[in-house]
């Protein structure tokens, strides 16, 4: 150069074009223990990479930009 795949929570990933974008682990707090961890409870935390277009409705479908991965030459 050409193809292909990925981008959502601090990290690891769900989420048939339609309910308020969820879990799990991290992190606070509380309950427990002498302390601490475990254990259980609550709770904060999200521009779905960036811009645009389709569509009554986009995290999900085009487009392109960016950034990362694998293949070929």
């Nucleotide at each position: 150069g050409c193809g292909c795949c990925c981008a959502u929570a601090g990290c690891u990933c769900a989420a048939u074009g339609g309910a308020u974008a969820g879990a799990g682990u991290a992190c606070u707090u509380g309950u427990c223990u002498u302390c601490g961890g475990a254990a259980c409870a609550a709770g904060g935390g999200g521009u779905u990479g960036g811009g645009g277009g389709u569509u009554c409705g986009a995290g999900u479908c085009c487009c392109u930009c960016u950034g990362g991965g694998c293949g070929c030459a």